[in-house]
RNA sequence: GAACGAACGCUGGCGGCGUGGAUAAGACAUGCAAGUCGAACGCUGACAAAGAGGUAGCAAUAUUUCCUUGUCGGAGUGGCGAAAGGGUGCGUAACACGUGGGUAAUCUGCCGUGAAGUUCGGAAUAACCUCGAGAAAUCGUGGCUAAUACCGGAUGUGAUAUCUUGGAGGCAUCUCUGAGACCUUAAAGCUGGGGACCGAAAGGCCUGGCGCUUCACGAUAAGCCCGCGGCCUAUCAGCUUGUUGGUGAGGUAAAGGCUCACCAAGGCUAAGACGGGUAGCUGGUCUGAGAGGACGAUCAGUCACACUGGAACUGAGACACGGUCCAGACACCUACGGGUGGCAGCAGUCGAGAAUCUUUCACAAUGGGCGAAAGCCUGAUGGAGCGACGCCGCGUGGGGGAUGAAGGCCUUCGGGUCGUAAACCCCUGUCAUCUGGGAGCAAACCUUGCCUGCUAAUAUCAGGUAAGUUGAUAGUACCAGAAGAGGAAGGGACGGCUAACUCUGUGCCAGCAGCCGCGGUAAUACAGAGGUCCCAAGCGUUGUUCGGAUUCACUGGGCGUAAAGGGUGCGUAGGCGGUCGGCAAAGUCUAAUGUGAAAUCUCCGGGCUCAACCCGGAAACUGCAUCGGAUACUGGUCGGCUAGAGGAUUGGAGGGGGGACUGGAAUUCUCGGUGUAGCAGUGAAAUCCGUAGAUAUCGGGAGGAACACCAGUGGCGAAGGCGGCCACCUGGACGGUAAUUGACGCUGAGACUCGAAAGCGUGGGUAGCAAACAGGAUUAGAUACCCUGGUAGUCCACGCCGUAAACGGUGAGUGCUCGUCGUCGUGGGUAUUGACCCCUGCGGUGACCAAGUUAACGCAUGAAGCACUCCGCCUGGGAAGUACGGUCGCAAGACUAAAACUCAAAGAAAUUGACGGGGGCCCGCACAAGCGGUGGAGCAUGUUGUUUAAUUCGAAGCAACGCGCAGAACCUUACCUGGAUUUGACAUCUCGGGAAUCUCCCUGAAAGGGGAGAGUGCCUUCGGGAACCCGAUGACAGGUGCUGCAUGGCUGUCGUCAGCUCGUGUCGUGAGGUGUUGGGUUAAGUCCCGCAACGAGCGCAACCCCUAUCGUUAGUUGCUAGCAGUUCGGCUGAGCACUCUAGCGAGACUGCCGGUGUUAAACCGGAGGAAGGUGGGGACGACGUCAAGUCCUCAUGGCCUUUAUGUCCAGGGCUACUAACGUGCUACAAUGGUCGGUACAGAGGGUCGCGAACUCGCGAGAGUAAGCCAAUCCCACAAAGCCGGCCUCAGUUCGGAUUGAAGUCUGCAAUUCGACUCCAUGAAGGCGGAAUCGCUAGUAAUCGCGGAUCAGCAUGCCGCGGUGAAUACGUUCCCGGGCC
Repeated sequence: GAACGAACGCUGGCGGCGUGGAUAAGACAUGCAAGUCGAACGCUGACAAAGAGGUAGCAAUAUUUCCUUGUCGGAGUGGCGAAAGGGUGCGUAACACGUGGGUAAUCUGCCGUGAAGUUCGGAAUAACCUCGAGAAAUCGUGGCUAAUACCGGAUGUGAUAUCUUGGAGGCAUCUCUGAGACCUUAAAGCUGGGGACCGAAAGGCCUGGCGCUUCACGAUAAGCCCGCGGCCUAUCAGCUUGUUGGUGAGGUAAAGGCUCACCAAGGCUAAGACGGGUAGCUGGUCUGAGAGGACGAUCAGUCACACUGGAACUGAGACACGGUCCAGACACCUACGGGUGGCAGCAGUCGAGAAUCUUUCACAAUGGGCGAAAGCCUGAUGGAGCGACGCCGCGUGGGGGAUGAAGGCCUUCGGGUCGUAAACCCCUGUCAUCUGGGAGCAAACCUUGCCUGCUAAUAUCAGGUAAGUUGAUAGUACCAGAAGAGGAAGGGACGGCUAACUCUGUGCCAGCAGCCGCGGUAAUACAGAGGUCCCAAGCGUUGUUCGGAUUCACUGGGCGUAAAGGGUGCGUAGGCGGUCGGCAAAGUCUAAUGUGAAAUCUCCGGGCUCAACCCGGAAACUGCAUCGGAUACUGGUCGGCUAGAGGAUUGGAGGGGGGACUGGAAUUCUCGGUGUAGCAGUGAAAUCCGUAGAUAUCGGGAGGAACACCAGUGGCGAAGGCGGCCACCUGGACGGUAAUUGACGCUGAGACUCGAAAGCGUGGGUAGCAAACAGGAUUAGAUACCCUGGUAGUCCACGCCGUAAACGGUGAGUGCUCGUCGUCGUGGGUAUUGACCCCUGCGGUGACCAAGUUAACGCAUGAAGCACUCCGCCUGGGAAGUACGGUCGCAAGACUAAAACUCAAAGAAAUUGACGGGGGCCCGCACAAGCGGUGGAGCAUGUUGUUUAAUUCGAAGCAACGCGCAGAACCUUACCUGGAUUUGACAUCUCGGGAAUCUCCCUGAAAGGGGAGAGUGCCUUCGGGAACCCGAUGACAGGUGCUGCAUGGCUGUCGUCAGCUCGUGUCGUGAGGUGUUGGGUUAAGUCCCGCAACGAGCGCAACCCCUAUCGUUAGUUGCUAGCAGUUCGGCUGAGCACUCUAGCGAGACUGCCGGUGUUAAACCGGAGGAAGGUGGGGACGACGUCAAGUCCUCAUGGCCUUUAUGUCCAGGGCUACUAACGUGCUACAAUGGUCGGUACAGAGGGUCGCGAACUCGCGAGAGUAAGCCAAUCCCACAAAGCCGGCCUCAGUUCGGAUUGAAGUCUGCAAUUCGACUCCAUGAAGGCGGAAUCGCUAGUAAUCGCGGAUCAGCAUGCCGCGGUGAAUACGUUCCCGGGCC
């Protein structure tokens, strides 16, 4: 995707044609489904008519009895039918079915054709009557009666049996046909008409029809037999005693072990017997390109069955659905004695089930039974009903209609979309509704009339013709008319597969899901909505089948590594098989004939308005059988050949196999000697051995096992495997020769053989080694790895086992297909004294590669290439090579070998990264070498934790923690408490009013509230306007509220590590590779060389800034060499030389020299130079990583809030304090402390400022005040240092915490909570455990100075200079990084 006898969910207007118990072959109430014939027969009831008799009556008449006839009934005898039709699929794996044959082994009622006949008699019986039994069903006794019921005789055209004989045919028994003899053997009547003749009549007689009997043939139907065909299972391998055959008999319509007696011992089976499971079979149906696969409803053929099992009877036919008998189960009736029943017929009921209809109409048609016929019967059948169960058709309206209405939804707020959709205007009338008309299917039979034929006939009978009669469906189809858009649309889907997208809700919840997978706050995947897509009276779901699936592969697959080559050989069946010729014709090919039912499918045509559906014709049915022909190929048969194969002969090679003998080295043990304290073992040890003498060493001896060197991708073997030497027995391969056989060949299911190691049994043996075991170590543990011991075992003999990564992970055989280089065996050639070397053949064994092949890796004449033959094996992973069963085994176990269940993968090869207690190369204060710290103390500061009304928030390994914070007393401030406020503290718009603004008073903690006064600005077109203030309304403001995992921007980090990429080309099926790898070199993907690459980009470097040297320009506020003056201060004049300042330049580039290196890049050394190989420092951070950090800088989506999570105010908190951590400061002292004296910076800052000098104060500081908007004045005395004095190793003259008291300064305000000063106090601390940090030179260390923030408040931060080291052997190790 297609399909369905379907079911379920939602929905549902009409019609046509189909179809509908798939499950419980479960049980069934009720009705119906097989009768008919009076023209076979007797009896009987009712009615009618005619006749006869009786009664009443004068009679008409009424009534009754009998008989006859007719019509309608009843049961019975008899005939035919009931064996058809209808239902179901239990059973059946079978001659049941299909197909084709056979019957010379048979039967066939009714029907057709032909021949012949239909005669004479007899005895009963049901019905009925009577009596009886019984509840009933039903039965019995006696009596009467008929027949187309039954019986006997006759006849015998014929038929049958036997015998004789002629002819023909065939298939073994035989069959057909002709003649003769002989045996047995039939019958039934009914009915219509009738002129002559006979008869009293009936009738005879004649004639017609139906029936009956015999025979033959046909047709139809049936029986039996055979070839072939169609399910699963070998975890069913052997089955069978009427079994297989024979002889004889019985039996049947008929062959036959069908049955029986006897005899023989057969028969079937791997081409699957026997057993088990399942199943009606077929035409066909569905699917598929086909080949196939699955199925076997409806329709048709056939079989089987009829409550279950068994049996026969009748009959032409049955072992019988609506018959009988027996048994059983079930149900019903019963008076308990006994009876009755069989829906798998049509309806219908219950039950079970997901599920399957009306207890309908009619015999009008078709068909069937009976009948002479009318006719009767017919749940066959024809119709209707119910069910969207299926197929087909139709409709639910058509045209116009933009303001693109309202409304919904979305929105970037502009709009878009539903959407010409609606409204509205103009139409139409299918279907449904109503009214009216109204079919076809119908022609027969029959009746009546007429005509023709037959006939003696106006009878009958046959044919024709005219009229009459017959409709369940149904007042239906159809036709006409009426009215009015009026009554008629849903289902599923919208993440991909797969056509169709947004919003809202939800928040890994609820849920979805065929597979992949969605959902954890922006879900096109859940739910709802709008929109869209698909189909449409249906749409989805579920189930099933086929397809896709070349995913069981015939068409049409594979097995080196994905699943898959058997461990190996020998060989049976089987399969396959070289070359030439003859024969036959089995396979094969071809012509013809028969058959292949109909329906179905296909094509053509036709009928219902179309279609579905139906009808006609054709084709097809790929098959089977018979027969004729062909003979290339395959098979068969006959005869040849030698290229395959074998044998023969000759030659050498070899760890091929077997048993036997023998050798030396070594280990161990043992004896003896020498000798003394250790030995052994390990990463280090210990257990162990040793003073009872080990180890070591020398000599003697014992015993077992294995064979160093040779030794080699060397040899041999089928594989497993095989290694000292010698001899014996023995298998195979190979080379040479070309005399011999003549296809003898290849493979090989089963069967059989061999088969490493381990293991098992019995008996030996045991030196070494060594499972188990013991001890010692290691370890968190250590049932291990290491060590010391040590038993099975390893060895031998015999017997089992039968498995291995039994691997080349590659079955065997044959042929073909470029090459190069080794090696082993053996030939030939050339050459040589000879061995070599060289060329070449055959056979082995290796390396590399071409074509080809392969998913790739790879293979590549020893194929995994191109082909053929045969065997084995595979079909997703796990469960599982397991369970059960079987076979084998002493056992261990082996072989064979599933399923339930479970997963959405398991796997192969290759690619790119990352990782490794993998390898190589290299770098970094990474280690090492050093110096100084941290970790211990006190304090400062940050964090955690705890506490709190609040201790606002963020930052979290490196890369959070003196971080955001370049400075929390208020403010800041985001937190808490309390007091207020609601268009708001802030922005825009609208309206009204007012200048703005300033001063004062009351209340209150303040915010706020109330009041008083002063004040009239700017522009103007004179209307007003701009800024500002007040009041009001609503749009809105506001949010340091959430989400850094929705974001922008910025930042950290790897890392200033040397990397990250692109275009074109090229290689690869592809992912990707190459370039970028390699050889050197560098700080560097820096440069050079090479190279299927050639180029390019972002990074590196350079360009920028500071600094180190010089030149030049300039010379105040800077400087002062010389000159002059001087208060002695560059102070003044003067000057710009120097310093300096700050502009412009120069300078350094491996430029020069030498060496090394590939004549390279570069490196090493040197010269010159202030500076040398990047001079030092800074800024600068590739592609990317960490969902790193930040929504509390800012911006921003979404969410939340709106008299509050906004805003204002006061006070409090962020400063709490048991504990822990980070970062620092100060110390522990003598390289020090303290006192006095004294020297030298740089870089900065300063007007709301820096503030000199002077005075006061011990001091912090205060007072006053010059100068300076700064190279001018001030901060500002630099400190360490240097000189001198004291201290003398102590908790100190070290250290300064803490605390008391007193002060200073800033500020509205120092209580919570500032800094500083002075006096007093004088804690811990004596150099710091494990651990850990920084630094390679003007660096570390040490010393002070300045600045930002700032009213005030640094031990922090950012800068500045002073003094100024030590060490680096080196890259093994720790950490991080780069390349291969």
A computed fold for a 1380-nucleotide RNA from an uncultured prokaryote, annotated as small-subunit ribosomal RNA. Its Rfam family is "Bacterial small subunit ribosomal RNA". The coordinates come from a structure-prediction model, not an experiment, and the mean pLDDT is 85. The sequence is in RNAcentral, with records from ENA.